[in-house]
Molecule: Bacterial RNase P class A
Organism: soil metagenome
RNA sequence: GGCCGGACGGUCGCGACGCGGAAGCUGGAUUUCCGCUUCGAGGAAAGUCCGGGCUCCAUGGACAGGCUGCCAGGUAACGCCUGGGCACCGUUGGUUCGGUGACGGACAGUGCCACAGAAAAGAGACCGCCCUCGCGAAAGCGUGGGUAAGGGUGAAAAGGUGGGGUAAGAGCCCACCGCGUUCGUGGUGACACGGACGGCACGGUAAACCCCAGCUGGAGCAAGGCCGAAUAGGCGGCGAGAAGCAGUCCUCUUCGACAGAGACGCCGCGGGUAGGCCGCUAGAGAAUGCGGGCGAUCGCAUUCCGAGAGAAAUGACCGUCCGAAGUACAUUUGCUUCGACAGAACCCGGCUUACAGGCC
Numbered sequence: 001g002g003c004c005g006g007a008c009g010g011u012c013g014c015g016a017c018g019c020g021g022a023a024g025c026u027g028g029a030u031u032u033c034c035g036c037u038u039c040g041a042g043g044a045a046a047g048u049c050c051g052g053g054c055u056c057c058a059u060g061g062a063c064a065g066g067c068u069g070c071c072a073g074g075u076a077a078c079g080c081c082u083g084g085g086c087a088c089c090g091u092u093g094g095u096u097c098g099g100u101g102a103c104g105g106a107c108a109g110u111g112c113c114a115c116a117g118a119a120a121a122g123a124g125a126c127c128g129c130c131c132u133c134g135c136g137a138a139a140g141c142g143u144g145g146g147u148a149a150g151g152g153u154g155a156a157a158a159g160g161u162g163g164g165g166u167a168a169g170a171g172c173c174c175a176c177c178g179c180g181u182u183c184g185u186g187g188u189g190a191c192a193c194g195g196a197c198g199g200c201a202c203g204g205u206a207a208a209c210c211c212c213a214g215c216u217g218g219a220g221c222a223a224g225g226c227c228g229a230a231u232a233g234g235c236g237g238c239g240a241g242a243a244g245c246a247g248u249c250c251u252c253u254u255c256g257a258c259a260g261a262g263a264c265g266c267c268g269c270g271g272g273u274a275g276g277c278c279g280c281u282a283g284a285g286a287a288u289g290c291g292g293g294c295g296a297u298c299g300c301a302u303u304c305c306g307a308g309a310g311a312a313a314u315g316a317c318c319g320u321c322c323g324a325a326g327u328a329c330a331u332u333u334g335c336u337u338c339g340a341c342a343g344a345a346c347c348c349g350g351c352u353u354a355c356a357g358g359c360c
């Protein structure tokens, strides 16, 4: 790193499809019960952290917001995987092997850099070193100046080592290394190597704001689609219009007539609820073989697949064996206990986390 993750058989129980029967009902559907057959968790079903399929809604564009960030490839896609480059760490005789990496940008702008330290950024004389002057017998003390080589502080102090040079110093000068610019060669590329030129061109921090580039509409199977009672309520039609009510007419106070509203009865329509059906599991699928490729992975052929309900079943015991622990025994062996992590709920691809034991 890969694979398996107790094996076989039996009994009972639980759940589901199908078949048969019974209850209930006018009948059907739904429901309940019984019997039979077949089937019934995972490598992580987990965390729900990424990426998709699918469904509905939205849809003019941009900004904002979010995510990603070396290069090339794989993939439906990815923040995943493979190969490579570079940096760091470990290891090795060895750039041998392994591990880790938010690994674009710090002259676009802004901010921050604790403590210590003289100074933390267009820097800095605390000690030291050197020169000068003054005092002093001397040691030394003081004044003015030079110096970033040495000491000291710090995570970090404006290239490093060596030599020359100098009063002492300094890329001040030189060689090598580093760095920058440019050219060439190799590579698809990240980048590597080499040449020439430049004394160095001015710290770190972007999992600080930010800049640049790429991607990005939202919600999720309780998505969503279909069917749909009983009761209540809504709309429409018909009947009825007795009394009462409001309108019109005669009258004009009542009586009467007309056509109505509500209530009542019947019929029809439509929405919603309970409930039922679909979505629902055969798919970016698995195994084997062959082929392409360093590899991720891709292509072809053959074979295989049998939970898919709902707040939800998958369990217990027995026998034989396997493994572990304990114990008895001189041994074979016997006895006892245990068998990890964990539990599907639309489905895939990843990542992460948990895991007794075994095999390669």
Stems, first nucleotide, its partner, number of pairs: 001360004006321007014040003018036006042341001046352002049350005054220004065216005070084005085103001086101005104211002109209002111205003126151002128147004133142003159177006178200001179198008224278004234269006245260001247258003285304008322339007